Context: one part of a larger RNA
RNA sequence: CCCUCGUUAAGGAACUCGGCAAAAUGACCCCGUAACUUCGGGAGAAGGGGUGCUCCGUUAUCGUGAUAGAAAUUGAGCGAGAGGGAGCCGCAGUGAUCAGGCCCAGGCGACUGUUUAGCAAAAACACAGGUCUCUGCCAAACCGAAAGGUGAAGUAUAGAGGCUGACGCCUGCCCGGUGCCGGAAGGUUAAGGGGAGAAGUUAGCGCAAGCGAAGCUUUGAACCGAAGCCCCGGUGAACGGCGGCCGUAACUAUAACGGUCCUAAGGUAGCGAAAUUCCUUGUCUGGUAAGUUCAGACCCGCACGAAAGGCGUAACGAUCUGGGCGCUGUCUCGACGAGGGGCUCG
Numbered sequence: 001c002c003c004u005c006g007u008u009a010a011g012g013a014a015c016u017c018g019g020c021a022a023a024a025u026g027a028c029c030c031c032g033u034a035a036c037u038u039c040g041g042g043a044g045a046a047g048g049g050g051u052g053c054u055c056c057g058u059u060a061u062c063g064u065g066a067u068a069g070a071a072a073u074u075g076a077g078c079g080a081g082a083g084g085g086a087g088c089c090g091c092a093g094u095g096a097u098c099a100g101g102c103c104c105a106g107g108c109g110a111c112u113g114u115u116u117a118g119c120a121a122a123a124a125c126a127c128a129g130g131u132c133u134c135u136g137c138c139a140a141a142c143c144g145a146a147a148g149g150u151g152a153a154g155u156a157u158a159g160a161g162g163c164u165g166a167c168g169c170c171u172g173c174c175c176g177g178u179g180c181c182g183g184a185a186g187g188u189u190a191a192g193g194g195g196a197g198a199a200g201u202u203a204g205c206g207c208a209a210g211c212g213a214a215g216c217u218u219u220g221a222a223c224c225g226a227a228g229c230c231c232c233g234g235u236g237a238a239c240g241g242c243g244g245c246c247g248u249a250a251c252u253a254u255a256a257c258g259g260u261c262c263u264a265a266g267g268u269a270g271c272g273a274a275a276u277u278c279c280u281u282g283u284c285u286g287g288u289a290a291g292u293u294c295a296g297a298c299c300c301g302c303a304c305g306a307a308a309g310g311c312g313u314a315a316c317g318a319u320c321u322g323g324g325c326g327c328u329g330u331c332u333c334g335a336c337g338a339g340g341g342g343c344u345c346g
Stems, first nucleotide, its partner, number of pairs: 001341008010332002014330001019327001027051005036041001038166001052088005061080004068073001089093001101325007108317002113125002129164007141150003167312004172242003177239002179235005186230003192224002197219005204211002243261005270304001271301001282298005
């Protein structure tokens, strides 16, 4: 010097990103317990008191139930055992060991669960519940060239997929684009059907140039031809989207009001410097002597917003944030002690 422990005057978080770590609390009995609440809870809330030994005393009482008795009853013995009174000792009586620290406020997630085997346990995943879509059974969906299998030895109160995520109050407007569903009049449209016409070949005709039937070969127009697309509607707990400028009130300021442009429609309720706010340590209030954090407000929301749910919410959480009480070697600021290393010899 390192590791693991123990003690420490006065102070008591001044330490630090942060009370990290440590200290403190701790068992049992009794008293007593707030807001809030889904009336279950919150609760071991919080906060107090008691606890040893001896005697009264084989205590009261309770359990069992011998004996006696016809029975009612009696109640031996054994076991359990408060509460009270008196006394005794120590600094200290759950005398050692084992054995919750607590409270206030807020964010997130309802909850118990699950997860990165080996840096993350969480506000991530899951979850009951909600909702949408598909599926009538040889189901849909999925695995498999197929046979076949799962679904299911199930049958729409079933099965599959998507989103949301207890509960409470709710979930606004836009169908122009994209998707999906429905429609089938018209436009477009494949293979196929269809064969007009064209070309090659040559019997034949012709003096020649050339013409050229049938057949064969090659090519092939019109016309007929489904779904799809165009088209017409519907649909948002489908993918998604939810404006700008100018003016106006008898102080000022602001604008209930008006004008105008654009749009498919211009963000409703609720919330809001927020796990979202750049400017920003916004402004005000509270807490502190002093507060970039925190709580409550305000609203100019750079860039919240309603099942990629909005806003609340008791209970819950090895969650995150702020504050307080208790407590302490975290610190002021160190000190001392113990054991094990380190060091020396071997």
Predicted 3D model of a 346-nucleotide part of an RNA (large-subunit ribosomal RNA, domain IV) from a metagenome. It matches the Rfam family "Bacterial large subunit ribosomal RNA". The coordinates come from a structure-prediction model, not an experiment, and the mean pLDDT is 89. The full RNA is in RNAcentral, with records from SILVA.